[in-house]
Molecule: small-subunit ribosomal RNA
Organism: uncultured bacterium
């Protein structure tokens, strides 16, 4: 840092998606440790249980325990006795004093802190700077001055009651650091006054005089003393109020607003203030967004980013708010008070039913709700905190462990060496390769974890004593690879590939997309990449996205310039000088807490973590400075505007007249049968006289020629002539003002057409509307008709592809050439022309710009100012709301859902009912077919057991078949077979075959005969070749896939084209070349050209043939010489000719002459056997048809294995109502038939042509020669001659049938071909149609061959005989080539693709109504309260009680508005392989 996705490719726009970072996270797999953070984002949901605020006895008075010590009782144990008692003094109990501890109440401090939640709340709420001269502060520190002398009450307590209980009543006592009076005033306040400093000003500071008013508490100690207490004054803290700035979305929310704004007095408050209250004034916010709706705690920071910015506000850490929901004060130094009070409400709990009690958004913890968040733990030992004098008590704050991989940070799972590259997995081309040093195996380590041992810092003031955490952290030993690896991902983006399985199924996806039988994309394995105690989906921010652009974009065509102009407010703003300093900039000083972030050092083993210094913290706040710019004041200028003064041009508007030319009408003449209208037609109109034509007339509407990328206008838009009114520009001049100016949201006007209201008018056209056409339809293009309209007056509407699709001003930045007004200048007698200025209107072109076209002084270039817009199709310029309208609609304007693109501009192609140039037997022009007929073949149907299977427009169909009676044969039935009819490899066996016989339809089965390969040998034996048996690899398949494939082949098309290199051109895709001018059968050649060249096509090089020559001459030939014959190269002989077979050589526009650019070439001669590629082949560029072909053959995969192999016998492939394609042979006289007479050429021939010769009418047989071929042999017909038939279904035609034969063959029923003899059908020239052919060509004639026993061949492939006829030319049909246009085609016109209807799913408008909720408004009711009146009651007063006003939560009633949800029907939209109708658009899309 970017990448992927639009197209056949390009480059641009433009959206979607991806890689990054980051969470208080969830979810799925998986899980060893340790630090050290973190952890209800949802229901401000309801909460059991526990604790989370008490202390102080050194403030009181009780009361209560345990000792002490003392009165008075009491009288045990026990001794003594004279038995009468007596000493004795315990225990117990009572009282006083004392000591120490405990504490229910008064009291006093603290419960406003700490702790929690974010519900509310758009606000001075919070951030930040500043104010208070308008304020308070307990406890704390300092300082001044006191504390005197008295009251009188009340919890507590007893008694009594009332109540289930929480709670009370009442009578009686009592205490203070509770209360109250009363003195004192250091001060303090308050009235009035002075002085004086200060300040914008107001309850300002200070000092000073008068007078009034105001304090007080003890306690503890032996003592000193402490400790508290009142007044006042300073600080410290910590709070209140007050102001600038800034602080989220919506204008589909545009006007709010009566305590509202201000003022004067009052109340209130710690304090200013309409904070409230009278009374006056009518103000006061708002486009710089009032007011309303909607969301939302708000900052430090956090995350992200290069930054600017954009997200967010968990944890920590400031403020704020808010404690069950609402309201309200009390009490305090603080509260309208989270663990207070009251009232009201939901909800819950207790209950004796009467009546009462609660409030986890504090720790933990329950239940709920969710995708989803923790223990009912330790400890007050650190820090802090609250009470105490302290000891100390309290503290769910805190410290600390617990729970969860939630996050950050670190360690571990072993280390080294080990190749037979082990087995095993898993591919595979079966060689191997990979997992892999990976394992084992061997030598080590010893971190976590585990066990033993020792053991802390954290603990401070001089010492002492104190650890939850914890026997933790650290340390030491002990043992042993032992206990410790997953996850995701592998088609591109984006590292990482193979099998298999499935076969548009299941299924996968973040974008593009995969999956329909060979998936690296889906499921599994093996490999392999990534991260690793995690990896991964999901959510969400922010990035990349410059995709809202301040940094940073944009509007000719991609989205985007407003339809024009005026102009308010704001924005912007010539040249000069002064002066101010608001912007601006610099320097200081304040402040921007702490954490965090950076950078620098230190502690934890190291890191996360953390101390400790520094750095930053753009803003702001005050102050000194600068003066160039901006801005403010002042004063100047003249070029920016504008005025005057002079001219000319204009379809500029408005208003009134005036004019001819034409359409229709009506009149009248003339005058006769059509006329009009189309591709043809018909509807109209016309003998009741049109149409044509001439006269007269009457109305409307436009205004030929002139006219011109000519003129005027801001657009819209203006067009006969005159007059009148008027509005703008333009040139000269330089007189005047002296920036007066440019833009312009809002607003106001103007504004084609068509429409609408009201009146006219109405000729002509001419929606709707009717007819006729046209079609399948024709609610259309066409044609006759015609109404509203179009025309005038008023008056609406306010949109157009209202376009240059280009906002307005302005200034700059090469030129060329036209056009339209004006002015100058040099010649001229003048005018034209020529130059030079200025306004306007076109074209071309430089630079620059731009994706590209393409703009280019009339920019879309370069810059300034303003304004308006745009941000992905689609849904939609549409829904609702609002404003405008008589309506019709107009302006403004979404969402939901949907799709991965929609688009510009170019580029190859391809196509067009677009051009243009050429070509072909494409037409034409001819000749002969073919559709009609009978036969023959093929095909399609259809029948059948079975009619095997391909081939299916051209380019399938006498095709694969150059040959189906068995065989072929693949098809059917039946009837055998199962390592097989074939191949290879083990083992046994020895020959098999072969003939015979039997059964059988035949394979086949039995039986039986004969027979015993070949090579080597150490004679046991062993290879080799066949045979049979046998065991499993295997064969085997004409089963499938030609859309998995080689190979062959058809087809555009023997058309002339397809491309490459290097160079230029273009950002690229591409282009040039290869287009153009000419010419050619030809991208054949020449010329010109940013092309130079070059391949593969075309040509030619090859083969026939056609002319000559040479050479050789047999089986060919015979001219000449001889022989000889009825005749004959038949013989000698001879190679001249012919021929053969070979090798040359001839043709090249070479010569000549027109045309042509003198070229290429063309025409025409000439000479040649042939003359412009001489005739014919063979050759067939790059590619196209997913073209044929798996059944020639090969081949992947898949199916099959006692059958889809195989083997046999019979049928099938030959059916037959029909249909189609190719042929043959005819319909006849140019012919049939008959006899008679000629000429080929190219093949074949030994399982063969076969001469001759007899036989048969014949097909043929029977005998018999030649020839393995220039020798023998198969062999020509039409033609030509004579005759006969005389227009007839015939002496045409031969089909169908019957008879009787021949051959061939294992056998001609199914199903050969032929031969005689009889029968003699259709058919008299063929509809719409279509096919061949341009010369030795069509036509006609015949021979011949392959396959093959035969043959269904009339078929194919060659062969040669006879031998025409027309081509005027290229509109027009088919192809096809080359330019060029247009394109919304590019699986490319058999394309693309609209809208309705049908069907389904989805969100959404409407809508009678229903339902909910917030807020408001009037009126009713009103609880507590806080203020405020106040005769009875209480009280000696003070006051209280009660009651009354104000205010108000809530509650209710009413009648609107708004905002959800829902709602029978309804209304479009959108999406959805294969429905119905049409053909609207893309080509001149068939009507642009």
């Nucleotide at each position: 840092a970017g990448a992927g996705u639009u197209u056949g490719a390009u480059c641009c726009u433009g959206g979607c998606u991806c890689a990054g970072g980051a969470c208080g996270a969830a979810c799925g797999c998986u899980g060893g440790c340790g630090g050290c953070g973190u952890g209800c984002c949802u229901a401000a949901c309801a909460c059991a249980u526990g604790c989370a605020a008490g202390u102080c006895g050194a403030g009181c008075g009780g009361a209560g325990u345990u000792g002490a010590u003392c009165g008075a009782c009491g009288g045990a144990a026990g001794c003594c006795u004279u038995c009468g008692g007596g000493c004795g003094g315990a225990a117990g109990a009572u009282g006083a004093u004392u000591a120490a501890c405990u504490u229910a109440g008064c009291g006093g401090c603290g419960g406003a802190u700490g702790g929690g939640u974010g519900a509310g709340u758009a606000a001075c709420g919070c951030g930040u700077g500043g104010g208070c001269a308008a304020c308070c502060u307990g406890c704390c520190u300092c300082g001044a001055a006191g504390a005197c002398c008295g009251g009188g009450a009340u919890a507590a307590c007893a008694g009594u009651u009332c109540g289930a209980a929480a709670g009370g009543g009442c009578u009686g006592c009592u205490a203070a650091u509770a209360c109250c009076g009363g003195a004192u005033g250091u001060g303090g306040u308050c009235a009035a006054g002075u002085g004086u400093c200060a300040g914008c000003a107001u309850g300002g500071g200070c000092a000073u005089u008068u007078g009034a008013u105001u304090a007080a508490a003890g306690g503890g100690g032996a003592a000193a003393c402490c400790c508290g207490u009142u007044u006042c004054g300073a600080g410290a803290u910590g709070g209140g109020c007050c102001c600038g700035c800034g602080u989220c979305c919506u204008a589909u929310c545009a006007g709010c607003u009566a305590g509202u704004u201000g003022g004067u007095g009052a109340g209130g408050u710690a304090a200013a203030g309409g904070c409230u209250c009278a009374c006056c004034a009518a103000g006061g916010c708002a486009a710089u967004g009032a007011c309303g709706g909607g969301u939302a705690g708000c900052c430090g920071g956090c995350c992200u980013g290069a930054g600017a910015g954009g997200g967010u506000g968990a944890c920590c850490g400031g403020c704020c708010a808010c404690a069950c929901u609402g309201g309200a004060a009390c009490u305090g130094a603080g509260a309208c008070a989270c663990g207070g009070u009251c009232c009201a409400g939901a909800c819950u709990c207790c209950u004796a039913c009467g009546g009462g009690g609660g409030g986890c958004a504090g720790c933990a913890g329950u239940g709920g709700g969710g995708a989803a968040u923790c223990u009912u733990c330790c400890a007050c030992a650190a820090u802090g905190g609250g009470c105490g004098a302290a000891a100390g008590c309290c503290u769910g704050a805190u410290g600390g462990a617990g729970c969860g991989a939630c996050g950050c940070c670190g360690c571990g799972u072993g280390a080294g060496c080990g190749a037979a590259g082990a087995a095993g997995g898993c591919c595979u081309u079966c060689g191997g390769g990979u997992u892999g040093u990976a394992a084992a195996g061997c030598u080590c380590u010893g971190u976590c974890u585990g066990g033993a041992g020792g053991g802390a810092c954290g603990a401070a003031g001089a010492a002492a004593g104190u650890g939850a955490c914890g026997g933790u952290a650290c340390c030491u030993c002990c043992g042993g690879a032992g206990g410790a690896a997953g996850c995701c991902a592998c088609g591109g983006c984006u590292a990482a590939c193979u099998a298999c399985g499935u076969g548009c199924c299941a299924g996968c996806a973040g974008c593009c997309g995969c999956g329909g039988u060979a998936a690296u994309a889906c499921g599994u394995a093996g490999g392999u990449g990534g991260c690793g105690a995690g990896c991964g989906u999901u959510g969400u921010c922010c990035g990349g996205a410059a995709u809202c652009a301040c940094u940073g974009g944009g509007c000719g065509u991609a989205a985007a310039g407003g339809g024009c102009g005026c102009g308010c407010a704001g924005g912007c703003g010539g040249c000069g000088u002064g002066u101010c300093a608001a912007g601006u900039c610099g320097g200081a000083c304040g402040u921007g807490a702490a954490a965090a972030c950076c950078c620098c050092u230190g502690g934890c083993u190291c890191a996360a973590c953390u101390g400790g210094g520094g750095g930053a913290u753009g803003u702001c706040g005050u102050u000194c400075g600068a003066a160039a710019c901006u801005g403010g004041c002042a004063u100047g200028c003249u070029u920016g505007a504008g005025u005057g003064c002079a001219g000319g041009a204009g379809a500029g508007g408005g208003a009134a007249g005036c004019g001819g030319a034409a359409u229709u009408c009506c009149c009248g003449g003339u005058g006769u049968a059509g006329c009009g209208g189309u591709g043809a037609a018909a509807u109209g109109c016309g003998u009741a006289g049109a149409u044509a034509u001439c006269g007269g007339g009457a109305g409307g509407a436009a205004c030929a020629c002139c006219a011109g990328u000519g003129g005027c206008g801001a657009a819209g838009g203006c067009g006969g002539c005159u007059u009148c009114c008027u509005g703008g520009a333009c040139u000269g001049u330089a007189a005047c003002u002296g920036a007066c100016g440019c833009u312009g949201a809002g607003g106001c006007g103007c504004g084609a057409a068509a429409g609408c209201u009201g009146g006219g008018g109405g000729a002509g056209c001419g929606a709707a509307c009717a007819g006729g056409a046209u079609u399948a339809g024709a609610u259309a293009c066409c044609c006759u008709g015609g109404u509203a309209g179009u025309c005038c007056c008023a008056g609406c509407c306010g949109u157009a592809a209202a376009c240059g699709a280009u906002g307005a001003a302005c200034a700059c930045u090469a030129g060329g050439u036209g056009u339209g007004g004006g002015a100058g200048g040099u010649a001229u007698c003048g005018a034209c022309c020529c130059c030079u200025c200025c306004c306007g209107u076109g074209c071309c072109g430089c630079a620059g710009c731009a994706a590209a076209c393409g703009c280019a002084u009339u920019a879309a270039g370069u810059g300034u100012u303003c304004c308006g817009c745009c941000u992905g199709g689609g849904g939609a310029g549409u829904a609702c709301g609002g404003c405008c309208g008589c309506a019709a609609g107009g302006c403004u304007a979404a969402a939901a859902c949907u799709c991965a693109a929609a688009g510009g501009a170019a580029u190859u192609g391809a196509c067009g009912g677009g051009g243009g140039c050429c070509c072909g037997c494409a037409c034409a022009a001819g000749c002969g077919g073919u559709g009609g007929a009978g036969c023959a073949u093929g095909u399609g149907g259809u029948u059948u057991a079975a009619u095997u299977c391909g081939a299916u427009g051209c380019a399938a169909c006498g095709c694969g078949a150059a040959g189906a009676a068995c065989c072929u044969u693949a098809c059917c039935a039946g009837g055998g077979u199962u390592u097989g009819a074939c191949a290879u490899c083990c083992c046994c066996u020895g020959a098999c075959a072969g003939g015979c016989a039997u059964g059988g339809a035949a394979a086949c089965a039995u039986g039986u005969u004969u027979u015993c390969g070949u090579c080597c040998u150490u004679c046991g034996g062993g290879g080799c070749g066949c045979a049979g048996g046998g065991a499993g690899a295997c064969a085997g398949g004409u089963g499938g896939u030609g859309c998995a494939u080689g190979g062959c082949u058809g087809u555009c098309g023997u058309c002339a084209g397809c491309u490459c290199g290097u160079g230029u051109c273009g950002u690229g895709a591409g282009a040039u070349g290869u287009u153009g001018g000419g010419u050619u059968a030809a991208g054949u050649c020449c010329c010109g050209c940013a092309a130079c060249g070059a391949g593969c096509g075309c040509a030619a090089c090859c083969c026939c043939u056609g002319u000559c020559c040479u050479a050789a001459g047999u089986u060919g030939c015979c001219a000449g010489c001889g022989a000889g014959u009825a005749a004959a190269g038949u013989c000698g002989g001879g190679u001249a000719c012919u021929u053969u077979u070979a090798g040359g050589a001839g043709a090249c526009c070479g010569c000549c002459g027109g045309c042509g650019a003198c070229a290429a070439g063309u025409c025409g001669g000439a000479g040649g056997a042939a003359g412009g590629u001489g005739g014919g082949g063979a050759u067939g560029a790059c590619g196209u048809c997913a073209a044929g072909u798996c059944a020639u053959c090969a081949u992947g995969c898949c199916c099959u294995u006692u059958a889809u192999g195989c083997c046999c016998u019979g049928g099938g492939c030959g059916a037959c109502a029909c249909a189609c394609g190719u042929g043959c042979u005819a319909c006849a006289a140019u012919g049939g038939c008959c006899g008679g007479u000629a000429c080929a050429g190219a093949g074949g021939g030994c399982a063969g042509c076969u001469a001759u010769g007899c036989c048969g009418c014949g097909a043929g047989g029977c005998a018999a020669u030649g020839c393995u071929a220039a020798u023998c042999u198969c062999g020509a017909a039409a033609a030509c001659c004579g005759g006969u038939c005389u227009c007839a279904g015939u002496u045409c035609g031969g089909a169908u049938c019957g008879a009787a034969g021949u051959c061939u063959g294992c056998a001609a029923c199914u199903c050969g071909a032929c031969u005689u003899c009889g029968u003699g059908a259709a058919g008299c020239u063929g509809g719409a149609u279509u096919c061949g052919c341009u010369a030795g060509u069509a036509a006609u004639c015949g021979c011949g061959c392959a396959u093959c026993a035969g043959c269904a061949a009339c078929g194919g492939c060659g062969c040669g005989g006879u031998g025409a006829a027309u081509a005027c030319g290229u509109u027009c049909c088919c192809g096809g080539g080359c330019c060029u246009u247009g394109u919304a085609c590019a699986c490319a016109c058999c394309g693309c693709c609209c809208g309705u209807c049908a069907a389904g799913c989805c969100a959404u408008g409407g809508a009678a109504g229903c339902u909910g909720g917030g807020g408001g408004u009037a009126c009713c009711u009103g609880a507590a309260g806080u203020c405020u009146g106040u005769a009875a009651c209480c009280g000696c007063a003070a006051g209280g009680a009660g009651c009354g006003g104000c205010c108000u939560a809530g509650g209710g009633u009413a009648a609107a508005a708004c905002c959800a949800g829902u709602g029978a029907c309804u209304g479009g939209g959108g999406c959805u392989a294969a429905g119905u109708c049409g053909u609207a658009a893309c080509a001149a899309g068939g009507u642009a």